Source information
Predicted 3D model of an 88-nucleotide RNA (c-di-GMP-I riboswitch aptamer) from Methylomusa anaerophila. Its Rfam family is "c-di-GMP-I riboswitch aptamer". A reference for the family is Weinberg et al. (2007), "Identification of 22 candidate structured RNAs in bacteria using the CMfinder comparative genomics pipeline", Nucleic Acids Res. Its mean pLDDT, the model's own confidence on a scale to 100, is 80. NCBI's taxonomy places the organism under Bacteria, Bacillati, Selenomonadales, Sporomusaceae, Methylomusa.

[in-house]
C1' cells in the first nucleotide's frame, strides 16, 4: 500500500412523535427524544419518489380536474470524496 473481514475501545449520528419557526406545499432549521446506522460524514453523477407556487390544455364563470420543476427527499437506490478503531 492493496484486498477481504467484522472481534473490541473510545466515541459520533438521530427515525417516528411534540413544541417553536420558515415555506404555497412538499419539506428544512432550532429544541426535546431515539427508531435504527460502520459512514445514517460531505458533495449531488446517473436514477427514483414528492410537492404544484408560476406557466399550460380544457370544463366553467369569479370556480376547478389534468400536465409541467425552476422547488424538496440521499436515513431511496447509484456515482464521487473525506474519516476512526482492532485482527487476519
Nucleotide at each position: 500500500c492493496a484486498u477481504a473481514u467484522u472481534u473490541u475501545a473510545u466515541g459520533g449520528c438521530a427515525a417516528a412523535c411534540u413544541c417553536g419557526u420558515u415555506g404555497a406545499a412538499a419539506a428544512a432549521c432550532g429544541a426535546g427524544g431515539a427508531c435504527g446506522c460502520a459512514a445514517a460524514g460531505c458533495c449531488g453523477u446517473g436514477g427514483g419518489u414528492c410537492u404544484a407556487a408560476g406557466g399550460g390544455c380544457g370544463g366553467g364563470u369569479g370556480c376547478u380536474u389534468c400536465c409541467u420543476a425552476u422547488g424538496a427527499c440521499u436515513g431511496c437506490c447509484u456515482g464521487g470524496u473525506u474519516g476512526c478503531u482492532c485482527u487476519u